[in-house]
RNA sequence: UCCGCUGUCGUCUAGUGGUUAGGAUAUGAGGCUUUCACCCUCACGACCGGGGUUCGAACCCCCGCAGCGGAA
Numbered sequence: 001u002c003c004g005c006u007g008u009c010g011u012c013u014a015g016u017g018g019u020u021a022g023g024a025u026a027u028g029a030g031g032c033u034u035u036c037a038c039c040c041u042c043a044c045g046a047c048c049g050g051g052g053u054u055c056g057a058a059c060c061c062c063c064g065c066a067g068c069g070g071a072a
Base pairs, nucleotide, nucleotide: 001071002070003069004068005067006066007065010025011024012023013022018055027043028042029041030040031039048064049063050062051061052060
């Protein structure tokens, strides 16, 4: 320098144009327990940034940014 892949709650991850953006874990509250742990219930919290296409975009396209891999 060129090419490819990936980017979603703190972390891991599902989601092939119309979803309340779901699950696990973590965290907080309550319950249970003599107490802690386990367990149960509830809460909290996310689409990398910008632009475009479309009636409608996490999803398709473009430009960036970041990470990973490959070629020279």